[in-house]
Source information: Model confidence (mean pLDDT): 75 of 100. This is a predicted structure of a 352-nucleotide RNA (Bacterial RNase P class A) from uncultured Enterorhabdus sp.
Order: sequence, then structure tokens, then C1' cells
RNA sequence: GAGCGGGCCAGGCGGUCGCGUGCUUCGGCGCGAGGAAAGUCCGGGCUCCGCAGGGCAAGAUGCCAGCUAACGGCUGGGCGGGGCGACCCGACGGAAAGUGCCACAGAAAAGAAGACUCCCCCGCGAGGAACGGCCCGGCCGCCCGAACGGGAGAAAAGCUGAAACGGUGCGGUAAGAGCGCACCAGCGCGCCGGCAACGGCGCGGCUUGGCAAACCCCAUCUGGAGCAAGCGCAAAUAGGAGCGCCAUACGGUGGCCCGCCGUGCGCUCGGGUUGCGUGCUAGAGGCGCCUGGCGACAGGCGCUCGAGAUAAAUGGCCGUCCAACGACAGAACCCGGCUUACCGACCCGCUC
Repeated sequence: GAGCGGGCCAGGCGGUCGCGUGCUUCGGCGCGAGGAAAGUCCGGGCUCCGCAGGGCAAGAUGCCAGCUAACGGCUGGGCGGGGCGACCCGACGGAAAGUGCCACAGAAAAGAAGACUCCCCCGCGAGGAACGGCCCGGCCGCCCGAACGGGAGAAAAGCUGAAACGGUGCGGUAAGAGCGCACCAGCGCGCCGGCAACGGCGCGGCUUGGCAAACCCCAUCUGGAGCAAGCGCAAAUAGGAGCGCCAUACGGUGGCCCGCCGUGCGCUCGGGUUGCGUGCUAGAGGCGCCUGGCGACAGGCGCUCGAGAUAAAUGGCCGUCCAACGACAGAACCCGGCUUACCGACCCGCUC
């Protein structure tokens, strides 16, 4: 200098004017948007539903071991991939339970799918250098041998492709082939290490595509609705009208069945209320220290109370400190995560 991982901050102090809220001895005192408050993607707390019980369907997760209230989160490890590296990413169970797909090209794309070219053998034989013989215009013998036909071997070499029934090399063979051997990968078995995923070593027949973020199979998990949930007070009206179903019915239980429960249910028209309080912020809370743990975290001790609005509050000015008021951006029941957006400064560790 360039990177990687993590921590921390989003202002402090004083004054002044203006807001919301709690308390008040009525003087005043205390507090007041976020790291994401966002997305509504997961998981819960809490509230209600007279079944939430059983089954099917549907959905979610998917290596191992842990943490947690729980999770699809987090921590550590394994394997695979990317990077010189620090590190980062992973939709990471099963393809021999079944079904399906792999265009085009290529001979052939999966229990043998595949025989196009080349290679080897046999037959026939266009043509032919040299050699030998003869009756020498030429003919015969020997040898080579195109095209054609038949046969055997085979994935070896070649073509094609994202991918070709293991890869590279040597030997072997008529030519080839794990046919044999060496190394590597895979698979099976045995031993060792590890809680495990998995790893190491040895032996061995030699060797059995890909896709499951295709349907599917396997394992584990899942009741529904939601603070506009609910509870209470006050107020007002019409205990309304019509039509239909009606106990062998209808309704409730997200879909279906069983079960259980209720006595009304569905549609149309019409009337009243739309106010106040509560839920509403003391929690799986925060901070500090100790102990245990690689860690996520757990336990113990101590201290502490940090917005609760409801047509929606925190803004302006001055001075000062500083590394920083700038970007992205404003709570609406609360919390644990994930994802997305983004300005600037500092600190620690590591890599080149």
C1' cells in the first nucleotide's frame, strides 16, 4: 500500500425557545425513534376460538454434534467448491422402490444404449514394379493388392457432444480389450482414530451415466386466527322486515373423513354505535464482574428501569469537545433471527 474478519459509534456538555409523556410538595424533576425502526420472510411470547383428539391431504426442513423459548437462526466440526492467502460460499439424506427427462450432433445417451470409419481373417480379383521361365506381338509362375462380398473380435484409436460402461502409462495380441501390471479414482470387506459426520491403513473382484432448486421415497416438524387479537365502561336503536333450508337438517373445528360440540343457519333490505379506558411496556430486559465451555451460550452475584403516541410528539438557534450529524432512513403489542438499503471515523487481529 492492497485486502480479510471482528468490535464500537449514530453524539457528549452548557444555555435558550418550542413539543410528547411520567411524577410532583406545583417550585420543578426524569425520560423521549433505529442499526436497520424497512421487508412481513421465519420463530415465539401473549390473546381468543366448547376439540386444539385421531387420520388423510398439504406445507416446511434436510451432513454431524451442540446452543436456544423456538426457528429455515447461531456455534463448532466434516465434506465439496472459490481465492496466492487471511477467508468466503453450499438447495449437503436417497438415483438398485418406481415414473420421467437428457434437444441438436453422434454409430450409440443407460442393464449392454451402440457397430459409422479404421484394425484382423477368408473368398473374389481391377491393376502392377522387380525377379524367374517360355513358343517373347506376348503368356505363365511368384509377390503386392484397390473395389466388392462374408466372418470374428472390440470401445482400444478416431468423429460428435455438457456428458460415451473408470483415467494415465507400459506390456500383450492377428488387431484389440483390466487381458495382465504400476499409480490414481470409485466400490466392497477388515482394522485403527473420532460421540458422530468422516478420515487413515491394508486386502480384493476389477468397475455398476447425469438430473430429485423433476415427480417421488425416507427422517423430523406443523390446530387456526391475530393487538384492527381480546377485556371493560358509557351511549343509542328496531329483541326489525322478507325469502330459503330446517333435526335423516344446518352451523363450529383453515381443506377432507371420523369423532366431539351447538341450535339455529344462509341471502337481501333497513336501523343504532363508530366514544372512552385497558391491553401498552418490568421483559426469554439491559449493564458490570466471577465460574464453566474452543465457541454459540449457561450458571451465580451486584446494579439498573431507558418513547408508549392515537390524525400521530423530540425541532430550531448559540458556544464548546470530538473521530462522527453525514448516508440509508421514523416506533404504534413485544421479543429472537434472516434479508435488503447505506455515510463517515476509530480500534483490534490476521493475510499478500
Record summary:
The organism belongs to Enterorhabdus, within Bacteria.